[in-house]
RNA sequence: CGAGUAAGUCAGACAGUCGCUGCUGUGGAAACACAGGAGAGGAAAGUCCGAGCUCCAUAGGGCAGGGUGCUGGGUAACCCCCAGUCAGGGUGACCUGAAGGAAAGUGCAACAGAGAUAUACCGCCAUAGAUUAUUCUAUGGUAAGGGUGGAAAGGCGAGGUAAGAGCUCACCAGCGCAAUGGCGACUUUGCGGCUAUGUAAACCCCACUUGGAGCAAGAUCGAAUAGGGAAGCAUAACAGGGAUUGCCCGUCCCGCUUCCGGGUAGUAUCGCUUGAGCCUAUUGGUAACAAUAGGCCUAGAUAGAUGACUGUCAAAUACAGAACUCGGCUUAUAGAUUUAGUCGCAUA
RNA sequence: GUGGAUGUAGCUCAGUUGGUUAGAGCGCUAGUUUGUGGCACUAGAGGCCGUGGGUUCGAGUCCCAUCUUCCACCCCA
Numbered sequence: 001c002g003a004g005u006a007a008g009u010c011a012g013a014c015a016g017u018c019g020c021u022g023c024u025g026u027g028g029a030a031a032c033a034c035a036g037g038a039g040a041g042g043a044a045a046g047u048c049c050g051a052g053c054u055c056c057a058u059a060g061g062g063c064a065g066g067g068u069g070c071u072g073g074g075u076a077a078c079c080c081c082c083a084g085u086c087a088g089g090g091u092g093a094c095c096u097g098a099a100g101g102a103a104a105g106u107g108c109a110a111c112a113g114a115g116a117u118a119u120a121c122c123g124c125c126a127u128a129g130a131u132u133a134u135u136c137u138a139u140g141g142u143a144a145g146g147g148u149g150g151a152a153a154g155g156c157g158a159g160g161u162a163a164g165a166g167c168u169c170a171c172c173a174g175c176g177c178a179a180u181g182g183c184g185a186c187u188u189u190g191c192g193g194c195u196a197u198g199u200a201a202a203c204c205c206c207a208c209u210u211g212g213a214g215c216a217a218g219a220u221c222g223a224a225u226a227g228g229g230a231a232g233c234a235u236a237a238c239a240g241g242g243a244u245u246g247c248c249c250g251u252c253c254c255g256c257u258u259c260c261g262g263g264u265a266g267u268a269u270c271g272c273u274u275g276a277g278c279c280u281a282u283u284g285g286u287a288a289c290a291a292u293a294g295g296c297c298u299a300g301a302u303a304g305a306u307g308a309c310u311g312u313c314a315a316a317u318a319c320a321g322a323a324c325u326c327g328g329c330u331u332a333u334a335g336a337u338u339u340a341g342u343c344g345c346a347u348a
Numbered sequence: 349g350u351g352g353a354u355g356u357a358g359c360u361c362a363g364u365u366g367g368u369u370a371g372a373g374c375g376c377u378a379g380u381u382u383g384u385g386g387c388a389c390u391a392g393a394g395g396c397c398g399u400g401g402g403u404u405c406g407a408g409u410c411c412c413a414u415c416u417u418c419c420a421c422c423c424c425a
Stems, first nucleotide, its partner, number of pairs: 001344003005340006012313007020039002023036005041319001045330002048328005053214004060249005065210005070084005085099001086097004100205002105203002107199003121146002123142008154172002157169003173195001175192005181186001218270003221266001228260006240254004261424003277296008349421005355415001358374004367405001376392005398414005
């Protein structure tokens, strides 16, 4: 200098003018006026997870169903985060992984191929027969070779054999047992017999876990109307339907569903922003995070505010707009910038 | 805001446990028939199954993410 990796930060600033929404103060009977001060994000988004909060007499039991799935820790909780293990990728910094069980059972493996979880098509070998020329037939042995496939029964070499074969041996891979190190996933070493296809993001098994709906939840005040009509189902009772996933038991309520029709829709109040909150320092911990001390208050609308213009700074250009609130994940994102590693080239 | 569904040919829809080359109707194109057109008959074209990843030997189908479109929500009840 170039390329690349990881972890972060910012998301225009300042001044002026005109507006918009809450809050506080003053004036006012009120509408409102004036003054002061505050006013979107790193994702406010997708609504994919987890909670707080609220309601549901069902939140009770059993079975089913759903969710999660290497180990240890963090957390209010998690399909989240941190640290590690193993596997895969990269020259490397480093990255990625839904990563329990296929030796409990079942299913599937199309086409090709002789054969797809068990096999003899070609080939090789032995025996018997025929033929009398090196060929054919029958029986048996054989998975080393050919060919098919994503996958062919451990791989490769040597010995061995009629030909072959873990049949035997060395090395490697896999399985089991023991010891070592580790809380553990697992690692390393030794021994053993010689081998066991893949698929669980197919059913399933194992371990843990799981009530439902959602702020249009819900509470208060106020207003209005016709608890009206039609069709279908059920039809007088241990029936049937409903009660927030299905079935059974238990408990509770009652005719149910659809269509037509009717009514009011209050800029009402609360929920509504002080919260597992933010900042700084110290301590513990590799870290996520926790504890202690000090400081801070930082939008709350209800047709929905947070904007527009001008000037200067080289330029002002991305994705994008709160709606009950938090913790995460995922996705979108112009540009600027910090720190720590890696690789290559050049020079000293 | 909250909850739920949808996407396959130009249009409307199938696709059964994952299996060889994804079908049907209408429409389109060409031909036959006819004096000409329609109807009818015959043949043909037209699809990366919304997009991007993953699991698997193999994905329209299974899993994850993302995008588009649509529906429902108060009272009588």